The RNA shown here (transfer RNA) has 72 nucleotides and comes from a Candidatus Liptonbacteria bacterium. NCBI's taxonomy places the organism under Bacteria, Bacteria candidate phyla, Candidatus Liptoniibacteriota. RNAcentral holds the sequence, with entries from ENA. It matches the Rfam family "tRNA". About the family: Transfer RNA (tRNA) molecules are approximately 80 nucleotides in length.
[in-house]
Parts: sequence; C1' cells; structure tokens
RNA sequence: GUGCCCAUAGCUCAAUGGUAGAGCGCUGCUCUGUGGCAGCAGUGAUGAGGGGUUCAACUCCCCCUGGGCACC
Repeated sequence: GUGCCCAUAGCUCAAUGGUAGAGCGCUGCUCUGUGGCAGCAGUGAUGAGGGGUUCAACUCCCCCUGGGCACC
C1' cells in the first nucleotide's frame, strides 16, 4: 500500500430497516449477630465521529478515527 473483520450500558455480548435487550456490575429493601449467598425492586446507551439514503437507520451507502487479521 491492498483486501477483510471489529467498535452498542462501568465490563462481556445480543438484536440484519420499525420505539436497543441480556448476563455480570451498581443502588435500595428483605434475610443474617456481621458479611456473603439468596429473593424483590430500581439504575443504566450523544450506538467511536461526521455526512447521505429512507416515512423510519445499531442495521444500507460514503468519509474519517482506533484496534485486529491476511497478502504484498
């Protein structure tokens, strides 16, 4: 340099055009002598950044940033 893949909650990951979910975590309560475990309730996202297409975009297209893989 060329091609491909990834970027979503504090962390690890879903969702392939129709109002973004889960597990862990965090907070409160119950339980316990205390803690832990367990149960109940709650808390969570400018979707890396910009633009475009569309009635509607995490999803499709373009640019850009970072990371990874292969080839040269």